Source information: Model confidence (mean pLDDT): 85 of 100. This is a predicted structure of a 351-nucleotide part of an RNA (small-subunit ribosomal RNA, central domain) from an uncultured Gammaproteobacteria bacterium.

[in-house]
Context: one part of a larger RNA
RNA sequence: CUGGGCGUAAAGCGCGCGUAGGCGGCUAUUUAAGUCUGAUGUGAAAUCCCCGGGCUCAACCUGGGAAUGGCAUCGGAUACUGGGUAGCUAGAGUGCAGUAGAGGAAGGUGGAAUUCCAGGUGUAGCGGUGAAAUGCGUAGAGAUCUGGAGGAACACCAGUGGCGAAGGCGGCCUUCUGGACUGACACUGACGCUGAGGUGCGAAAGCGUGGGGAUCAAACAGCGAUUUGAUACCCUGGUAGUCCACGCCGUAAACGAUGUCUACUAGCCGUUGGUGCCCUUAGUGGUGCUGGUGGCGCAGCUAACGCAAUAAGUAGACCGCCUGGGGAGUACGGCCGCAAGGUUAAAACUC
Numbered sequence: 001c002u003g004g005g006c007g008u009a010a011a012g013c014g015c016g017c018g019u020a021g022g023c024g025g026c027u028a029u030u031u032a033a034g035u036c037u038g039a040u041g042u043g044a045a046a047u048c049c050c051c052g053g054g055c056u057c058a059a060c061c062u063g064g065g066a067a068u069g070g071c072a073u074c075g076g077a078u079a080c081u082g083g084g085u086a087g088c089u090a091g092a093g094u095g096c097a098g099u100a101g102a103g104g105a106a107g108g109u110g111g112a113a114u115u116c117c118a119g120g121u122g123u124a125g126c127g128g129u130g131a132a133a134u135g136c137g138u139a140g141a142g143a144u145c146u147g148g149a150g151g152a153a154c155a156c157c158a159g160u161g162g163c164g165a166a167g168g169c170g171g172c173c174u175u176c177u178g179g180a181c182u183g184a185c186a187c188u189g190a191c192g193c194u195g196a197g198g199u200g201c202g203a204a205a206g207c208g209u210g211g212g213g214a215u216c217a218a219a220c221a222g223c224g225a226u227u228u229g230a231u232a233c234c235c236u237g238g239u240a241g242u243c244c245a246c247g248c249c250g251u252a253a254a255c256g257a258u259g260u261c262u263a264c265u266a267g268c269c270g271u272u273g274g275u276g277c278c279c280u281u282a283g284u285g286g287u288g289c290u291g292g293u294g295g296c297g298c299a300g301c302u303a304a305c306g307c308a309a310u311a312a313g314u315a316g317a318c319c320g321c322c323u324g325g326g327g328a329g330u331a332c333g334g335c336c337g338c339a340a341g342g343u344u345a346a347a348a349c350u351c
Stems, first nucleotide, its partner, number of pairs: 003323004007305002012319001014201004021194003025088007033081002035077008049065006091191001092188004096183004103177007110154001115149007125136002162169002206248006216241001220237003224234001259318006267296012300307002324351003333344004
């Protein structure tokens, strides 16, 4: 529970697609379901309310009236909503010509660096720290040069730059592929918005099978340090993992802590993509339209902080969610999962 809210106080599902449902542009006409109106019938009596009457009053009894969420039938109205019909182009979409981009998938390829291996030169240290030690090194390390192996990541460019619904995406080339934006026309003709269920995608870690393994590195080791202790922070090593393929998991401070869509509401300054006009010294400059992305700022809003055309302003449509703290995102049950666990989700008790 006909309330008030959801950036930070409790509260926006991690993000799409989409079923039912809800809501839906302009014009004409029709219908009359919703809506409005009139009449008729019904809505038992008692009770309640109003005006009277009777018991000396009252309670009580009693006459009349009103009231009775409403329902049905008939007649009428037609602005709005709904249904039908015919049309329209401002929403939405398609075609055409272009543009930018780390958007996605697969295959190929490049250089720098780390590590390891082999060889050359060369000699006593190297490494590490706050300082050290463990560790490596005269069986020749570290340094330096040459060659090789292998894996992973792509310096500079690089930018409150770009792309993507979100998660996210960064060397270069090729193939396949999604979306966006701009311009002038043509076409379709409301085909739209949201979206309970549903379905797909979804960082990292983790799990299964098989590969791979350079670096880094949970666990672990050292009885290395530190310390009263040090089961840590620091150091030296180091396995899962980090990488690939396929299949699971489905969670994050999945954040803009701000759901999606639409319309409207002062300005100023950057930046990125496209396009028009003007000037021009052909370098570019000025100015307008438009799609992003940032900084300020008015009105307004806000508890304040702040937000402010990328709104947290003014409104509308639809969905999700909140309702004192703890117990608890727990127990039980259901569903999902190989497991880890996820999801849905209480109560006693207590303040």